[in-house]
Context: one part of a larger RNA
RNA sequence: GGUAUGUGGUGGAUGCCUAGGCUCUAGGAGGCGACGAAGGACGUGGGUGGCUGCGAUAAGCCACGGGGAGCCGCCAACCAGGCUUCGAUCCGUGGAUGUCCGAAUGGGGAAACCCACGGCGGGUAAUGCCGCCGUAGCGUGCAGUAAAUUCAUAGCUGCACGCGGCAAACCCGGGGAAGUGAAACAUCUCAGUACCCGGAGGAAAAGAAAACAAGCAGUGAUUCCGUUAGUAGUGGCGAGCGAAAGCGGAUUAGCCCAAACCGGGUCGACGCGAGUCGACCUGGGGUUGCGGGGCCCGGUGGGGAUGACCCGGGAGUGAAGUUUCGAUAGGCGAGCCGUCUGGAAAGUCGGACCAUAGAGGGUGACAGUCCCGUAGCCGAAAUCGAAACGUAGCUCCUGAUCGGGUACCCAAGUAAGGCGGGACACGUGAAAUCCUGCCUGAAUCUGCGAGGACCAUCUCGUAAGGCUAAAUACUACCUAGAGACCGAUAGUGGACAAGUACCGCGAGGGAAAGGUGAAAAGAACCCCUGUGAGGGGAGUCAAAAGAACCUGAAACCGCAUACCU
Numbered sequence: 001g002g003u004a005u006g007u008g009g010u011g012g013a014u015g016c017c018u019a020g021g022c023u024c025u026a027g028g029a030g031g032c033g034a035c036g037a038a039g040g041a042c043g044u045g046g047g048u049g050g051c052u053g054c055g056a057u058a059a060g061c062c063a064c065g066g067g068g069a070g071c072c073g074c075c076a077a078c079c080a081g082g083c084u085u086c087g088a089u090c091c092g093u094g095g096a097u098g099u100c101c102g103a104a105u106g107g108g109g110a111a112a113c114c115c116a117c118g119g120c121g122g123g124u125a126a127u128g129c130c131g132c133c134g135u136a137g138c139g140u141g142c143a144g145u146a147a148a149u150u151c152a153u154a155g156c157u158g159c160a161c162g163c164g165g166c167a168a169a170c171c172c173g174g175g176g177a178a179g180u181g182a183a184a185c186a187u188c189u190c191a192g193u194a195c196c197c198g199g200a201g202g203a204a205a206a207g208a209a210a211a212c213a214a215g216c217a218g219u220g221a222u223u224c225c226g227u228u229a230g231u232a233g234u235g236g237c238g239a240g241c242g243a244a245a246g247c248g249g250a251u252u253a254g255c256c257c258a259a260a261c262c263g264g265g266u267c268g269a270c271g272c273g274a275g276u277c278g279a280c281c282u283g284g285g286g287u288u289g290c291g292g293g294g295c296c297c298g299g300u301g302g303g304g305a306u307g308a309c310c311c312g313g314g315a316g317u318g319a320a321g322u323u324u325c326g327a328u329a330g331g332c333g334a335g336c337c338g339u340c341u342g343g344a345a346a347g348u349c350g351g352a353c354c355a356u357a358g359a360g361g362g363u364g365a366c367a368g369u370c371c372c373g374u375a376g377c378c379g380a381a382a383u384c385g386a387a388a389c390g391u392a393g394c395u396c397c398u399g400a401u402c403g404g405g406u407a408c409c410c411a412a413g414u415a416a417g418g419c420g421g422g423a424c425a426c427g428u429g430a431a432a433u434c435c436u437g438c439c440u441g442a443a444u445c446u447g448c449g450a451g452g453a454c455c456a457u458c459u460c461g462u463a464a465g466g467c468u469a470a471a472u473a474c475u476a477c478c479u480a481g482a483g484a485c486c487g488a489u490a491g492u493g494g495a496c497a498a499g500u501a502c503c504g505c506g507a508g509g510g511a512a513a514g515g516u517g518a519a520a521a522g523a524a525c526c527c528c529u530g531u532g533a534g535g536g537g538a539g540u541c542a543a544a545a546g547a548a549c550c551u552g553a554a555a556c557c558g559c560a561u562a563c564c565u
Stems, first nucleotide, its partner, number of pairs: 001564009015550001016515002020486002022483007029475002031166002039101003042055003046079002049075003061095006070083003106115003116135007137163009170201001171199005181188001185236001211219002223250005233241002254467003261284010289445001291410003294406007302310002311399007321389008330378003336351003340347001352369002354358001360372003416440008426452001447462005502509002522549001525537004
């Protein structure tokens, strides 16, 4: 020096555990904000570093309700001092207070700071000073005032109301890539994705046929799911992209205007005037495809001869209110003892009991009957939600319909066409359909559009205005629960002071780190030592659980013994 065995150290794998995560289910909720949010800064405790709570009324104040013996939050004790059966601490509901920053809004600003103006109040002999309130911008409405410029308008001023910012995803709209794929690459693809911007709601969007279909015949708003179907198509016919009708389901709901026609108001123009015309505002009327409506005539139809009007009938919505249910604290809640082992009984053995409760968790090992609970039953002063009833109010329908006539209306820079683009599964294609930047530019029912170029026949529909629940999407948040999900290099980045420490000028990046024991009983006392570190006794079930603390693998380092060199 090596090998082997044993025994220690080091180290922190493994096993076990879980306080934290992950995913999902059901229900709730789906917003907060100038009544100042989200998020922060700084304070706040008798002594207070961090966290939590709170705001100069500062781990809190008031009221109501619950609850019933202790309490003054956590790390985390300690000292001092208090509160409480006249019901504290604690839990729920409502309220008060709520510094400064932040949309931040009196002005400024390098956020949490600086500086004002006006009014009122306090204080002073007076000023300084202190307190409260107001003072941003934009939009809409109303009022006042008022230029160039006569009327007027712009503008200005005042008042009222609204907006602003934040928030996980879902939704609609406006913009809109590239890596990639095509085994290169340009059309194409990725993809109308990511991302940016705007907007809204609890959902959003869509939606009541100018729809589909179909040589016969039928369907009847929209949305979502299944199927149709990887079909028909589309495609450097490459890579790829990729329907629809129909059928089966979910859920169901339909309405209002514009116009014709009849009125009202304001202003203007014209007119001697009655009035006419125009613009704007407004009431009635009217709303569809077997075309409808208006106007005129006639018949029948609630009332009054007719009209104004009167008298009815019906439906919906529905503040307040009542009732019920639910949410936000809670209450009641059955039934076991002994024995043995042990530090400890829930284990063993013996004998019982409850069960609408043998879910689960805890308790010194494994507990239906020890504790919390569980099944079941019950409960709210206050606030909120839902449903039912339904008053006032509001809205709507109805009192018409039939026949005839008339040809007044039925959404215009629209439909459509041309050029250029875009969307449609559809890449210009035979390319319909939808949108539109430019240029053109109709018709009003004998009208107009569509049925995938186009034409005819036939069929279907009625554009150029608007509203519309449900079925559908999502989950930051709350409640209850589930898991052939993880178990500390896993699971969230984060089980711990975690978006912390630390890094970066910054945008931003971003850790490591869990476990004594049932209970601190956290080692009194003795000894070695530097009044050390560490160790040896003692004590506590176990200390080979001693705080560098469960288990304690390996590498690595000692010691002992044996053998080899």
Notes: Model confidence (mean pLDDT): 85 of 100. This is a predicted structure of a 565-nucleotide part of an RNA (large-subunit ribosomal RNA, domain I) from a Bacteroidota bacterium. The organism belongs to Bacteroidota, within Bacteria.